The RNA shown here (Fluoride riboswitch aptamer (crcB RNA motif)) has 64 nucleotides and comes from a Thermoplasmata archaeon. The sequence was found by an Rfam model in a public genome assembly. Model confidence (mean pLDDT): 79 of 100. Rfam family: Fluoride riboswitch aptamer (crcB RNA motif). Its family is annotated with response to fluoride and positive regulation of gene expression in the Gene Ontology.

RNA sequence: CAAUUCCCAGGGGAUGAAGCUCCCCUUCGACCGCCCGGCGCGGGCUGAUAGCUUCUACUUCGCC
Numbered sequence: 001c002a003a004u005u006c007c008c009a010g011g012g013g014a015u016g017a018a019g020c021u022c023c024c025c026u027u028c029g030a031c032c033g034c035c036c037g038g039c040g041c042g043g044g045c046u047g048a049u050a051g052c053u054u055c056u057a058c059u060u061c062g063c064c
Stems, first nucleotide, its partner, number of pairs: 009026005016055006033045005
């Protein structure tokens, strides 16, 4: 000096918040949904979770 590994800390996992768990990134990387078409553009669609639980927002149905 380089590579690898470990520890601590921080960050991320298509729309909000909290708790728990999991994964990933930290040499600026993890991450940034799906479908169709004439695909450098146009059109259509699902989900507040990475997963579970709760709350909030939204949507659908029923009752008062």